[in-house]
Context: one part of a larger RNA
RNA sequence: UAACGGGGGCUCGCACAAGCGGUGGAACAUGUGGUUUAAUUUGAUGCAAAGCGAAGAACCUUACUAAGGCUUGACAUGUUGCGAAUCCUCUUGAAAGAGAAGGGUGCCUUCGGGAACGUGGAUACAGGUGGUGCAUGGAUGUUGUUAGCUCGUGCCGUAAGGUGUUGGGUUAAGUCCCACAACGAGUGCAAACCUCGUGUUUAGUUACAACCAUUGAGUUUGGAACCCUGAGCAUACUACUAGUGAUAAGCUAGAGGAAGGUGGGGAUGACGUCAAGUCAUCAUGCCCCGUAUGCCUUGUGCAACACACGUGCUACAAUGGUUGGGAUAAAGGGUCGCGAUCUAGCGAGAAUGAGCAAACCCAAAACCUCUUCCUCAGUUCGGAUUGUAGGCUGCAACUCGCCUGCAUGCAGUCGGAAUCGCUAGUAAUUGCCGGUCAGCCAUACGACAAUGAAUUCAUUCUCGAGCCUUGUACA
Numbered sequence: 001u002a003a004c005g006g007g008g009g010c011u012c013g014c015a016c017a018a019g020c021g022g023u024g025g026a027a028c029a030u031g032u033g034g035u036u037u038a039a040u041u042u043g044a045u046g047c048a049a050a051g052c053g054a055a056g057a058a059c060c061u062u063a064c065u066a067a068g069g070c071u072u073g074a075c076a077u078g079u080u081g082c083g084a085a086u087c088c089u090c091u092u093g094a095a096a097g098a099g100a101a102g103g104g105u106g107c108c109u110u111c112g113g114g115a116a117c118g119u120g121g122a123u124a125c126a127g128g129u130g131g132u133g134c135a136u137g138g139a140u141g142u143u144g145u146u147a148g149c150u151c152g153u154g155c156c157g158u159a160a161g162g163u164g165u166u167g168g169g170u171u172a173a174g175u176c177c178c179a180c181a182a183c184g185a186g187u188g189c190a191a192a193c194c195u196c197g198u199g200u201u202u203a204g205u206u207a208c209a210a211c212c213a214u215u216g217a218g219u220u221u222g223g224a225a226c227c228c229u230g231a232g233c234a235u236a237c238u239a240c241u242a243g244u245g246a247u248a249a250g251c252u253a254g255a256g257g258a259a260g261g262u263g264g265g266g267a268u269g270a271c272g273u274c275a276a277g278u279c280a281u282c283a284u285g286c287c288c289c290g291u292a293u294g295c296c297u298u299g300u301g302c303a304a305c306a307c308a309c310g311u312g313c314u315a316c317a318a319u320g321g322u323u324g325g326g327a328u329a330a331a332g333g334g335u336c337g338c339g340a341u342c343u344a345g346c347g348a349g350a351a352u353g354a355g356c357a358a359a360c361c362c363a364a365a366a367c368c369u370c371u372u373c374c375u376c377a378g379u380u381c382g383g384a385u386u387g388u389a390g391g392c393u394g395c396a397a398c399u400c401g402c403c404u405g406c407a408u409g410c411a412g413u414c415g416g417a418a419u420c421g422c423u424a425g426u427a428a429u430u431g432c433c434g435g436u437c438a439g440c441c442a443u444a445c446g447a448c449a450a451u452g453a454a455u456u457c458a459u460u461c462u463c464g465a466g467c468c469u470u471g472u473a474c475a
Base pairs, nucleotide, nucleotide: 001475003472004471005470007469008468009467010466011465012464013463015459019422020421021420022419023418026314028312029311030310031309032308033307034305035304042053043052065299066298067297068296069295070294073125077124078123079121080120081119082118083117087102089100090099091098092097107114108113127289128288130287131286132285136283137282138278140276141274143272148187149186150185151184152183153182154163155162156161166179167178168177169176193266194265195264196263198234199233200232201231202230203229204228208223211222213220237260240254241253242252243251244250316415320374321373324370325369326368332362333361334360337356338355343350381412386407387406388405389404390403391402392401428451429450430449431448433446434445
């Protein structure tokens, strides 16, 4: 000097407390371990692995496995020979491939040939999702959006080092003020950026509709007020008042204001720590394979199932289930696409194919409200599982897709020890959309709105963190 302490002081955090809702019990979905297997490819393992890499494993993907093939190779460059390439037919085969037959020649040209493509030989080499993340780069997680981490000069100390960065206040903050052998500076903090909330200017089409006409309809003509959309500007700074404080920084209350003390949310992640994770995004040293650890193909597997764990979804019902009416969103996506209308079908879907970028379509929002039945039951709760009949995508749906109709109707009556999230438009409840995508195992992930709470005494205790101080048999 650091680290540690069941040492001390001060302070903070959904850390406890106060509350609301969950997990842990059930069924299912999904990931992991284990077991099994020809293979069940692989990485990730306390927080910080486990709905994670994977924004989508039927083939492909695919790295695994069985079998069938190739050996200058699927791909690149150099050398050399032949043929333009393309095309069509047959045999064999699971396919990859192997074999056979047919016709036929373009482009440029200095007529020698050349370009591109195919094919053969030889050899340098290709290739490797093989190993090492404890050889590395890069980008990432975590501590932690915590308030820290340092430097120059000076001063102190024999030196390691100290001081500054400590002290008194204050702050979300090493934020600011005051003091001080320190004076300054850098990086973090804050601000600057995006978005939401208010006003205003400008622009009015595909958006709007107050007024005058008009129509089945903002449909059409006037319109630019309103709504909305795009762009620009303004606004909040403790600026004002009072109290308090040390006449400071600030704190408390108030006024005005759409908004008040960082206005809400996001992006932004210091020096370092964990030999943290990643050689399977990519790059790369070294090692290894190179008639195979490379490459092609078909089938299988990644989907197995005594079990254990994680994350979710659906429930156990009456604040409910069910029948039929009614009202109100936001944000997205669409031309190899979204698909209206009409027809037949109980339905999934099919046939038809209008319209389409503020135009048309996906699209029905749901909880809610009115209404019908149910009356506390393993039930008109719950929907697993199974049978059967169908639909769709796609060469292909057996292993192993999704959806629909009818039938079936499991466990489950609120969950032990323990444990998680959340402080306001939040939790909880409700639906809607998107990416990936032929289809989809999405109950996931990422957005969007609708309805909309309770509680916070206080820092004693639990956990973690920051600063100062103290002890140490540790470095």
The prediction has a mean pLDDT of 81. A computed fold for a 475-nucleotide part of an RNA from Tinospora cordifolia, annotated as small-subunit ribosomal RNA, 3' major domain. RNAcentral holds the full RNA, with entries from SILVA. Lineage of the source: Eukaryota > Streptophytina > Embryophyta > Menispermaceae > Tinospora.